[in-house]
Large-subunit ribosomal RNA, domain IV from an uncultured Flavobacteriaceae bacterium, 328 nucleotides, folded computationally. Its Rfam family is "Bacterial large subunit ribosomal RNA". Gene Ontology terms of the family: ribosome and structural constituent of ribosome.
Context: one part of a larger RNA
RNA sequence: UCAUGGCUAAGGAACUAGGCAAAAUAGACUCGUAACUUCGGGAGAAGAGUCGCCCCACUAUGUGGGGCCGCAGUGAAAAGAUCCAGGCGACUGUUUAUCAAAAACAUAGGGCUUUGCAAAAACGAAAGUUGAAGUAUAAGGCCUGACACCUGCCCGGUGCUGGAAGGUUAAGUGGAGUUGUUAGUGUUUACACGAAGCAAUGAAAUGAAGCCCCAGUAAACGGCGGCCGUAACUAUAACGGUCCUAAGGUAGCGAAAUUCCUUGUCGGGUAAGUUCCGACCUGCACGAAUGGUGCAACGAUCUGGAUACUGUCUCAGCCAUGAGCUCG
Numbered sequence: 001u002c003a004u005g006g007c008u009a010a011g012g013a014a015c016u017a018g019g020c021a022a023a024a025u026a027g028a029c030u031c032g033u034a035a036c037u038u039c040g041g042g043a044g045a046a047g048a049g050u051c052g053c054c055c056c057a058c059u060a061u062g063u064g065g066g067g068c069c070g071c072a073g074u075g076a077a078a079a080g081a082u083c084c085a086g087g088c089g090a091c092u093g094u095u096u097a098u099c100a101a102a103a104a105c106a107u108a109g110g111g112c113u114u115u116g117c118a119a120a121a122a123c124g125a126a127a128g129u130u131g132a133a134g135u136a137u138a139a140g141g142c143c144u145g146a147c148a149c150c151u152g153c154c155c156g157g158u159g160c161u162g163g164a165a166g167g168u169u170a171a172g173u174g175g176a177g178u179u180g181u182u183a184g185u186g187u188u189u190a191c192a193c194g195a196a197g198c199a200a201u202g203a204a205a206u207g208a209a210g211c212c213c214c215a216g217u218a219a220a221c222g223g224c225g226g227c228c229g230u231a232a233c234u235a236u237a238a239c240g241g242u243c244c245u246a247a248g249g250u251a252g253c254g255a256a257a258u259u260c261c262u263u264g265u266c267g268g269g270u271a272a273g274u275u276c277c278g279a280c281c282u283g284c285a286c287g288a289a290u291g292g293u294g295c296a297a298c299g300a301u302c303u304g305g306a307u308a309c310u311g312u313c314u315c316a317g318c319c320a321u322g323a324g325c326u327c328g
Stems, first nucleotide, its partner, number of pairs: 001323008010314002014312001019309001027051005036041001038146001052068007069073001081307007088299002093105002109144007121130003147294004152224003157221002159217005166212003172206002177201005184193003225243005252286001253283001264280005
């Protein structure tokens, strides 16, 4: 000097990103116990008191009376700190074996969709197997995520489902024609024409699904405007005009895990508060199962505050054990 323990005057979070770490609480019994609430909880809420030993009596593991000792009686050890407010996730559960345990995943509940059984879906080249020794109160896929109150408008785009009149459209069918070859014919001996056959090519016509087209569908993927004017102070605009759109964001919430400007403004808490809580709404860029808003209980969750408590600190000191260093 370091590590691990122990103690510390006065103060008591002034430390620090942050009470990290430490201290504190602690058992049994008696009393007592709030908001809120899904009436189960919250709750061991909080808070207060008693506890040793001896003698006597009694309804006798106890109760009552009397007495004794200490600073201290759950006399050591083991053995909840608590409260207030908010965010997120309902909850128990699961997870990055070896830097993340969470607000992530799952979940019960809700919805859409596929599937009539030789089911759909999946594995396999097939046989076959799972689904299932199940049968729509079943099985698969996708989304949401207890519960309460709800879940608005848009089908123009993309997707899916249905439709079949028309357009487009492959192989195939079809074969109009065209070309090559040559028996032969003509002939100026150069060449020209050229049947059948064979070969090559091939127009029209015909030809399914799909696409175009017509509808439906958003708890399918998704989307949900701008400008100008207007009320008897001012301000604002219930109101009007106009352009565009498939439709222009409803309820609810809102500087939010979302707010750039921003430490927005006002209020609360503090002597002093970029955090926190309650409001406002000017929502850069919330918003309704990509769920919206609440919500008791729960959480090794995150944020702010308070009491108690303390070497976290003001500001260090001492002790024990071990390591190191110096000497040997």
Description
The coordinates come from a structure-prediction model, not an experiment, and the mean pLDDT is 88.